[in-house]
RNA sequence: CUCUUAUCCAGAGAGGCGGAGGGACUGGCCCUUUGAUGCCCGGCAACCGGCAAGCUAAGACUUGGCAAGGUGCCAAUUCCUGCAAGGGGUAAUCCUUGUGAAGAUGAGAG
Numbered sequence: 001c002u003c004u005u006a007u008c009c010a011g012a013g014a015g016g017c018g019g020a021g022g023g024a025c026u027g028g029c030c031c032u033u034u035g036a037u038g039c040c041c042g043g044c045a046a047c048c049g050g051c052a053a054g055c056u057a058a059g060a061c062u063u064g065g066c067a068a069g070g071u072g073c074c075a076a077u078u079c080c081u082g083c084a085a086g087g088g089g090u091a092a093u094c095c096u097u098g099u100g101a102a103g104a105u106g107a108g109a110g
Base pairs, nucleotide, nucleotide: 001110002109003108004107005106006105007104008103013041015040016039017038021031022030023029025082027080028079042074043073044072047070048069049066051064052063053062054061078102083098084097085096086095087094088093
């Protein structure tokens, strides 16, 4: 980097360092010197993991509870939106839905 698969409306600090940008991209709209991104500490969660029970020929699977290990995450739903369908409105534009696109993360494969 590519492929497969699961998840993405919950949750997470008035701490330290440091100093200007940040929210992937588009268009919006926001956050930010009342200090952003980042790093450290702290925390959240429970994908992997490990434990117990169920089921099974076995694997897979289901449920429960654990968090010392591997990741991840800690403004706003993945902040909204971008494709398609449906509905409302004279219009600007608004609402709903989806195995849409794009993206993020885990696990597995190349």

RNAcentral holds the sequence, with entries from Rfam and Ribocentre. Predicted 3D model of a 110-nucleotide RNA (SAM riboswitch aptamer (S box leader)) from Halobacillus halophilus. Its mean pLDDT, the model's own confidence on a scale to 100, is 81. Rfam family: SAM riboswitch aptamer (S box leader). Rfam's curators write: The SAM riboswitch is found upstream of a number of genes which code for proteins involved in methionine or cysteine biosynthesis in Gram-positive bacteria. RNAcentral records the identical sequence in 2 taxa.